[in-house]
RNA sequence: CACUGAAAAAGCCAAACCUGCCGCAAGACAGGGGCGGAAAGCUACGGGUCUUCCAAAGAUAGCCGAGCUACCGAA
Numbered sequence: 001c002a003c004u005g006a007a008a009a010a011g012c013c014a015a016a017c018c019u020g021c022c023g024c025a026a027g028a029c030a031g032g033g034g035c036g037g038a039a040a041g042c043u044a045c046g047g048g049u050c051u052u053c054c055a056a057a058g059a060u061a062g063c064c065g066a067g068c069u070a071c072c073g074a075a
Base pairs, nucleotide, nucleotide: 005072012037013036017032018031019030020029022027035062041068042067043066045065046064047063048060049059050058051057052056
C1' cells in the first nucleotide's frame, strides 16, 4: 500500500413511525425515533423500481453494478 473485518478501540450514519415544512406526486429537508449498516460517505454513469403538469421531466446511492474518497488494525 492492496485485500480484508474481530468477543478490539474511538466514533459515525440512521429504517419504520410521529411532528413541522417544501413538492402535482414519487419523495426531500428539520426535530424526535432506532430497524439496521464496515462505506447506509459522495457521484444519477449503466440497469431496476417509483412518480407525474407524460413522450419529456423528476425520485430512489438504505435496490444492484460501477467510479471516487475514508477511521481502526486482530486473523
About this RNA: c-di-GMP-I riboswitch aptamer from Desulfuromusa sp., 75 nucleotides, folded computationally. Lineage of the source: Bacteria > Thermodesulfobacteriota > Desulfuromonadales > Geopsychrobacteraceae > Desulfuromusa. The sequence was found by an Rfam model in a public genome assembly.